[in-house]
Formats: sequence, structure tokens, C1' cells
RNA sequence: UAUGUUCAUAUGCUUAAUGGCCUUCGGGCCAGCGGGAGAACCAAUUUUGGGGUGUAUCCGCCUUUGGGCGGAAGGGAGCUCUCUUUCCCUAAUCCGACAGCUAAUCUCGUCAGCACAAAGAGGGAAUAU
Repeated sequence: UAUGUUCAUAUGCUUAAUGGCCUUCGGGCCAGCGGGAGAACCAAUUUUGGGGUGUAUCCGCCUUUGGGCGGAAGGGAGCUCUCUUUCCCUAAUCCGACAGCUAAUCUCGUCAGCACAAAGAGGGAAUAU
């Protein structure tokens, strides 16, 4: 420089949700990762209650009040990034009158789900010849 390949099933993906050690197997500890609370300065002005986790919110129309339709915004679609098209999702739950930001400081979580692989263009990475 040219060409090819990123395709796996204890393996990969979404997610912060992973790794290590100990254990009386109930769990505990450490690290990593991700949240929340909490000064000054600044900001804001507390029934239309407010706030947090999370992509999961906002607007319009219809409605049998269960919801449905459309649009915007956000999240996802297997090496990675950007763009275009297409498709899918926008649930659930917690605090309880209280939380903006926030140094010191305090504190919590480390679940769950999936096996679906979309198409095109460009940049990059790894690897093989």
C1' cells in the first nucleotide's frame, strides 16, 4: 500500500449493575462502576404540592375515562464513531410536605432482561494475507 474478516451460545448484547477475597452459605469485605443527600457564590420562590431512580417526557385531537390516534423529544437495533432511511420502546417504582446548584462530608445501588442481529455512505480500530 492492496485485499479480506469483525458472527460468538458459558458466548455475546442492553444496563452503573463487573472483578477479587472470605464464609457458619444466611451473607460479609475490598476495588471498579453508577446514583442520592449536603455550604458559600449564583439561581429559584414552595396545592396547580414537590422531588428522586430510569431513555421512559411534552403537545394536540378523539374517547365508552379503560384508553386510542398523531406530532415533538429521548432511548435501542452485535468492532467503534458520524450521517441518511427503516423498525422497535417511552414501562415501572420510591420519598412523604422535604431535597436547585454545591467544597468538606454523609449515604445508597451493583438488579433485571434478551438470543432479536435492518439497509446504505464515510472516518477509525483490531486482525489475517